[in-house]
RNA sequence: ACGGAGAGUUUGAUUCUGGCUCAGAACGAACGCUGGCGGCGUGGAUAAGACAUGCAAGUGGGACGACGUUGCAUAAGUAGCAAUAUUUGUGCAACGUAGUCGCGUAAGGGUGCGUAACACGUGGGUAAUUUACCACAAAUCUCAGAAUAACCUACCGAAAGGUUGGCUAAUACUGAAUUUUAUGUCAAAGCGGCAUCGCUUUUACAUUAAAGCCGGGGACCUUAAUGGCCUGGCGUUUUGUGAUAAGCCCGCGGCCUAUCAGCUAGUUGGCGAGGUAAAGGCUCACCAAGGCUAAGACGGGUAGCUGGUCUUAGAGGACGACCAGCCACACUGGAACUGAGACACGGUCCAGACACCUACGGGUGGCAGCAGUCGAGAAUUUUUCACAAUGGGCGCAAGCCUGAUGGAGCGACGCCGCGUGGGGGAUGAAGGGCUUCGGCUCGUAAACCCCUGUCAUUCGGGAAAAAAUCUAAUACGCAAAUAGCGUUUUGGUUGAUGGUACCGAAAGAGGAAGGGACGGCUAACUCUGUGCCAGCAGCCGCGGUAAUACAGAGGUCCCAAGCGUUGUUCGGAUUUACUGGGCGUAAAGAGCGCGUAGGUGGUUGAUCAAGUCUUAUGUAAAAUCUACGGGCUUAACCCGUAUUGGCCAUAAGAAACUAGUUGACUUGAGUGCUGGAGGGGAGAUUGGAAUUCUCGGUGUAGCAGUGAAAUGCGUAGAUAUCGAGAAGAACACCAGAGGCGAAAGCGAAUCUCUAGACAGCAACUGACGCUAAAGCGCGAAAGCUAGGGGAUCAAACGGGAUUAGAUACCCCGGUAGUCCUAGCUGUAAACGGUGCAUGCUUGCCGUGAGCAGAUUUAUAACUGUUUGUGGCGUAGUUAACAUGUUAAGCAUGCCGCCUGGGAAGUACGGUCGCAAGAUUAAAACUCAAAGAAAUUGACGGGGGCCUGCACAAGCGGUGGAGUAUGUGGCUUAAUUCGAUGCAACGCGAAGAACCUUACCUGGCCUUGACAUGCAAGUGGUAGAAGUUUGAAAAAACGACGAUUCCGCAAGGAAAGCUUGCACAGGUGCUGCAUGGCUGUCGUCAGCUCGUGUCGUGAGAUGUUGGGUUAAGUCCCGCAACGAGCGCAACCCCUGUGUCCUGUUGCUCCUGGUAAUACCAAAUGCACACUGGACAGACUGCCUCGCCUAAACGAGGAGGAAGGUGGGGAUGACGUCAAGUCAGGAUGGCCCUUACGGCCAGGGCUGCACACGUACUACAAUGCCUGACACAAAGGGCUGCUAAACGGCAACGUCAAGCAAAUCCCAAAAAUCAGGCUAAGUUCAGAUUGUCGUCUGCAACUCGACGACAUGAAGUUGGAAUCGCUAGUAAUGGCACAUCAGCUACGGUGCCGUGAAUACGUUCCCAGGCCUUGUACACACCGCCCGUCACAUCAUGAAAGCCGGUCUGACCCGAAGUCGGCAUUACGCCGCCGAAGGUUUGGCUGGUAAUUGGGAUGAAGUCGUAACAAGGUAGCCGUAGGGGAACCUGCGGCUGGAUCACCUCCUUU
Repeated sequence: ACGGAGAGUUUGAUUCUGGCUCAGAACGAACGCUGGCGGCGUGGAUAAGACAUGCAAGUGGGACGACGUUGCAUAAGUAGCAAUAUUUGUGCAACGUAGUCGCGUAAGGGUGCGUAACACGUGGGUAAUUUACCACAAAUCUCAGAAUAACCUACCGAAAGGUUGGCUAAUACUGAAUUUUAUGUCAAAGCGGCAUCGCUUUUACAUUAAAGCCGGGGACCUUAAUGGCCUGGCGUUUUGUGAUAAGCCCGCGGCCUAUCAGCUAGUUGGCGAGGUAAAGGCUCACCAAGGCUAAGACGGGUAGCUGGUCUUAGAGGACGACCAGCCACACUGGAACUGAGACACGGUCCAGACACCUACGGGUGGCAGCAGUCGAGAAUUUUUCACAAUGGGCGCAAGCCUGAUGGAGCGACGCCGCGUGGGGGAUGAAGGGCUUCGGCUCGUAAACCCCUGUCAUUCGGGAAAAAAUCUAAUACGCAAAUAGCGUUUUGGUUGAUGGUACCGAAAGAGGAAGGGACGGCUAACUCUGUGCCAGCAGCCGCGGUAAUACAGAGGUCCCAAGCGUUGUUCGGAUUUACUGGGCGUAAAGAGCGCGUAGGUGGUUGAUCAAGUCUUAUGUAAAAUCUACGGGCUUAACCCGUAUUGGCCAUAAGAAACUAGUUGACUUGAGUGCUGGAGGGGAGAUUGGAAUUCUCGGUGUAGCAGUGAAAUGCGUAGAUAUCGAGAAGAACACCAGAGGCGAAAGCGAAUCUCUAGACAGCAACUGACGCUAAAGCGCGAAAGCUAGGGGAUCAAACGGGAUUAGAUACCCCGGUAGUCCUAGCUGUAAACGGUGCAUGCUUGCCGUGAGCAGAUUUAUAACUGUUUGUGGCGUAGUUAACAUGUUAAGCAUGCCGCCUGGGAAGUACGGUCGCAAGAUUAAAACUCAAAGAAAUUGACGGGGGCCUGCACAAGCGGUGGAGUAUGUGGCUUAAUUCGAUGCAACGCGAAGAACCUUACCUGGCCUUGACAUGCAAGUGGUAGAAGUUUGAAAAAACGACGAUUCCGCAAGGAAAGCUUGCACAGGUGCUGCAUGGCUGUCGUCAGCUCGUGUCGUGAGAUGUUGGGUUAAGUCCCGCAACGAGCGCAACCCCUGUGUCCUGUUGCUCCUGGUAAUACCAAAUGCACACUGGACAGACUGCCUCGCCUAAACGAGGAGGAAGGUGGGGAUGACGUCAAGUCAGGAUGGCCCUUACGGCCAGGGCUGCACACGUACUACAAUGCCUGACACAAAGGGCUGCUAAACGGCAACGUCAAGCAAAUCCCAAAAAUCAGGCUAAGUUCAGAUUGUCGUCUGCAACUCGACGACAUGAAGUUGGAAUCGCUAGUAAUGGCACAUCAGCUACGGUGCCGUGAAUACGUUCCCAGGCCUUGUACACACCGCCCGUCACAUCAUGAAAGCCGGUCUGACCCGAAGUCGGCAUUACGCCGCCGAAGGUUUGGCUGGUAAUUGGGAUGAAGUCGUAACAAGGUAGCCGUAGGGGAACCUGCGGCUGGAUCACCUCCUUU
């Protein structure tokens, strides 16, 4: 000094892999909205489409003749006296016209069609070449001739144009001469080189040139003029050199495609000739058979190349507008002519297409020059000024020409600069927006005050760009010269832009701001509307009633005369990785070997200098970029200077490394000798066991098979058993994660043939090595061809089962096949999912084979070593899992392969195959993911452990009957609403006749039944007996009639009332907007945190493990140590005792009484009781158990109580969008003469039916009658009600006591005695009738109770199902809340009587912990596959149809060059030859009836294939079958769960 940033998105979360997307810069841009000024740039990218009109190349009279006009001079004529006018001739000058001639027109300007090429770039060569004009040098320009255009004449034609005859000139044309040179040939000398050869010098011979024009002039010659001659300028010819410009050749460099692998006959070379400025198959004749190619020929596609431009940290990538260099082209195709130069943009000829003119005979044209028009398109400007400058052409020059160029115009197209004002200014105005209603914000912003004057406007002044040429003068040179020419100096002359830039003056804040965004990425937030609609969106994604994401508004943010959008390129993207990636499981190692090219290669000398390095020289155009400096007021822009830049060329040098050459070495590699091991391979032969079959014997009723069966076999004798025989296939034990092989693979024995590895020895060779495209070979199973063989097993197939179905799983049969021979096929989860080779890097323990040492009788054990094969593990590596001397570590060499998912290993094409098929291998389209490993959960028809009235063992029920009650359904005007698996259904409701009440019908009210505020009125007002109408509400009338404050009073004010306005009101909606409360898992034992540690991380550890517990209870151990919420305890009731307390409780004594009952009075607080305070229980003590110890367990003692004594209250983190807007509260929405309010009546009680929960029963453990005993806990004044009386009773009458340990409500079962005797009964009580009682305004719908009568179903309940483990179940009664009364048989409590059973955890259910698998995470009510049906999209095949392009053969053949013939001339013939035609093919594109699969699509059909052992483990290859996922056979894999066994490892 230069200099590299990331983010979003896969998941519940994590790490990784991997794609998609964004932020940046740029543009010849376009589109949307907007738009003040200036400078500098830039502007047809598409249709190389077609073009009206004008212009873009002429010039020279000092090369030439002619004509016209004008002027002058002169001669002659005419008119006139003359001046003069006029005509003709001649000469001169100027201007003009066409022509001849010269030069130019090959430059300048345009475009990018073609071209993959010596076209371009770069560096060379030309000893193989040319070069007009220009510069320098040398030499020269003599003589002569014949024509022709113009013009005239005649003629043809519409025109364009043409023909005949005649006249004429030249720097036009022709001939001759001369030859310094040049060229050719011969010879000689010197130098050089590259094969042919080049250069220099000398000599001889031969061949080849030319044009004149314009000025000036004195002497001499000669003229009418002139000329000769002298002199100046221009020009001509020849030659050399230079400069400039070109031609040709060569090395190297720069696109895609192999689904293009072979191409080539002038092709490759040679000899000769022709041709060219020039080498050359450039062309031709002949000869030979070559040439190119995997380092990509040939073919196809695309493309002008470069300096450079954009981007980038760089390396790269993309591009090739403007400017500059080169190339190519000029309507399309072909061709030559002229010329120094062309095969020629504004020339010629021919052919074609198109357009125009035409008299139809024939002609004309070429904007890819500058403007301009049409067309197509998203899209690209004026039919402008000037030659003043720069440059070009011609000319002696003046000058003429110049759409090159210089300027202006149009376009925000780009870059740059400037402005739209500056300062002060708080009542923080109005208004807008928001609001928690307090305020906040737009906001010093505005208004208002004070200034300034850029730009624009008006007026005035006003440039630089200009120097040449020319002209006048001057000086010098040439010269005889003052003329002429050249040069110097001075003066004069010339401006399109343009009255522009710039300067000055004037007036006035006056004329000048928009666009986009505001969910995250990404700076910037609220309100309203909308309601999965309308819409947004770059990615993720927003929108289904509270949207910062849509639309509008306010505010904010970013840029600013612009701002956004779209498109394209680079970046980010290390996402093609040279810099700088990977391949065990994410995409990726070929199934395995041999081996060619290629790549790469051990130790040590010498040499060389190709690579490499250093130095120098040349070149790498300018512009651009970079740095510095300078000029426009600044910047953009422009100018100057400098630096950098090559895989370039040449020269000189260095010699380490690589390569080459050469010599040596032994360690890599190989050979040799010795030796042992082995299911290595091929062939031949042999063997025993088993299966099946055949025959024979014995023998009788079954066999076989399954979860259970059936099909099947068997009385025609099976199965079983014995004997004999046949046949084919496979080889038990040995046998082992042991051996061999490259892999596939290889297992009975023996023999023959044969390959490889290993160890030991150290004799030989001397780098011979490694890897490996192409190629060649081997290659399980299935499959194919032909021929054999066929015992077993067994796709297909048949039958039987299972099932909703079962094209399956299971069973009985069974054919290909399974086996052999000869071929083919060439694929597998061909896997260690790990290419081959070499080296290096801590270890431990097994096992196979060999060798050595030591030691032995002995390779048995020991040690070392080599080579295989395993396990664990260090460092390291890894995303993690894991790997770890057999690497996935550290390195080297070589090969193969990968680049998001799907479409797809598919289509098309090629190759191979008999076929099946294999191999090579895309795209359109579609998605924002697909994926790997690990984590936490959840789940499993996975595993282990444990708990629970979960099962089991028991007791009693429900489900059957009747009734009660709730729900559903139905009905209805309404049957109000909610609750719906467990966890709704005797639930909200602890009590619907009215009320309640929310529902329905009808009648009424509208500031309202209720609250607050404001305004007005009234304030003899509010209220109101009573009357009328009415079902009531209500309406009308209405005697009577209040209250407070101030004031003397009059009066005023308040309350109240009336009216109006704000508002009230709503059991209307949303429990999925909410608070609060509640249910449930579950009184289950769990749920977490801090610090530390481990892990990249999510997370883990703690909390797991061994015991134990009711318990995450406790103990021990442990990278954990502690803590919190839960558990337990603390609280209440109850069980024992002590102390205290003493009425209404208890109670001695006395009296009454038959009495211990009861009553009366009275004593006392002992007991009981009441209700306060304490005590008590803690595994504390003993024994045993638990491998030790502890925790703990079992038993025991003591104790009222023993291992949480019993019960209650107490409910962790959380789950279920669980329940409740109708308990109340509450956001939002909705109604407002009604969805609010009042009233009457009805309904919530409705009844073919279904379910839940209860009650009562079915009876004798019972019922009835009588007798008789024992509670606790509650309640009581609109109350409980004693006693007495009446009534059969409900109840009534009367009436004592009690606001309660005092009085009352107030007991039952049990027990005793009697009756009933197994029946629809003396069981049961429904239903119904009649008569009553009570409550209440009122018992009809619709209350309870009583009496009498009636007397239904029901005789213990199907499948199924519920509760309960002790004072429990069961059973008996009692009380209370609600309440006028009651449907209570419900609910909440209380006491009485009082059991049975638990072996145990296999199973069902629920739960907890650990572990395992997972494709689940809305979490198995999960996920997910395929056919079919529908819609849309892209695509393959396809009879054909229509193009494009290339090629072969043939026909015809223009112009033209060349050749031949002929000629005064015209011409004729031949080769080649564009276009055209016929025909065969290749490649490619479009379209197509029909057809194939594919993709996508909130709620279609059929099944359930996969994920858990996915319910038959899955998958790979192959074959067959089937609606479909799929099923089955054969072989293979683990990327299979679970249990057991074997083996090994680790630890002891």
Notes
A computed fold for a 1548-nucleotide RNA from a Limisphaerales bacterium, annotated as small-subunit ribosomal RNA. The coordinates come from a structure-prediction model, not an experiment, and the mean pLDDT is 82. Rfam family: Bacterial small subunit ribosomal RNA. Gene Ontology terms of the family: structural constituent of ribosome and ribosome. The sequence is in RNAcentral, with records from ENA and SILVA. Lineage of the source: Bacteria > Pseudomonadati > Verrucomicrobiota > Verrucomicrobiia > Limisphaerales.